[in-house]
The RNA shown here (transfer RNA) has 73 nucleotides and comes from Gelria sp. Kuro-4.
It matches the Rfam family "tRNA".
The sequence is in RNAcentral, with records from Rfam.

């Protein structure tokens, strides 16, 4: 340069065929214990990398960018 692939909750990731944003660790808060940890039960916590498109309707299709990884030269 050229090709493939990933960016989604603090952290590892799911999300099928475009139409309810979740999983599990962590944090909070009660509950259990003399007390902590474990455990239980409940919360908070999201500009889905950015920018546009196309649709009634985007985490999903489409175009550009940007980071990151692996490959070819």
């Nucleotide at each position: 340069g050229g090709g493939c692939g990933a960016a989604u909750a603090g952290c590892u990731c799911a999300g099928c065929u475009g139409g309810g944003a979740g999983a599990g660790u962590g944090c909070c808060u009660g509950g259990a214990u003399c007390a902590c940890a474990c455990c239980c039960a409940g919360g908070a916590g999201g500009u889905c990398a950015c920018a546009g498109g196309u649709u009634c309707g985007a985490g999903c299709c489409c175009u550009g960018u940007u980071u990151c990884g692996c490959c070819c030269a």